[in-house]
Molecule: transfer RNA
Organism: Candidatus Yanofskybacteria bacterium
RNA sequence: GCGGGUAUGGUUCAGUGGUAGAACGCGACCUUCCCAAGGUCGAGAUACGGGUUCGAUUCCCGUUACCCGCU
Repeated sequence: GCGGGUAUGGUUCAGUGGUAGAACGCGACCUUCCCAAGGUCGAGAUACGGGUUCGAUUCCCGUUACCCGCU
């Protein structure tokens, strides 16, 4: 230099155009003499910039970061 892949709560991962979810973690409350375990509720996220579309995490283009391969 060329090609391919990945980017979603604090972490690990789902989500193939129509309300953004799970587990663990975090906070509050219940329970307990206390802790742990358990229960209920809550906060918190689509890497960035454009495009297509009535509507984009999803499709297209570019950028950034990381991973793999080729040279």